[in-house]
Molecule: transfer RNA
Organism: Flavobacteriia bacterium
RNA sequence: UGGGAUGUGGCCUAGCGGUAGGGCAACUGUUUUUGGUACAGUAGAUCGUAGGUUCGAAUCCUACCAUCCCAG
Numbered sequence: 001u002g003g004g005a006u007g008u009g010g011c012c013u014a015g016c017g018g019u020a021g022g023g024c025a026a027c028u029g030u031u032u033u034u035g036g037u038a039c040a041g042u043a044g045a046u047c048g049u050a051g052g053u054u055c056g057a058a059u060c061c062u063a064c065c066a067u068c069c070c071a072g
Stems, first nucleotide, its partner, number of pairs: 001071007010024004018055001026042005048064005
């Protein structure tokens, strides 16, 4: 420098044009002498960044950024 893959709450992961779902963790309550377990509930992500297309974008297009792989 060229090509490819990945980027979604604190962590992992689903979603393939119609207002982002699940698990773990966190918090609250019940239970328990306490802790843990169990049960019930609560909060947290506008989706790597910036534009574009569209009535509507995590999803399609462009550029860039980060990490990884391949080639030179």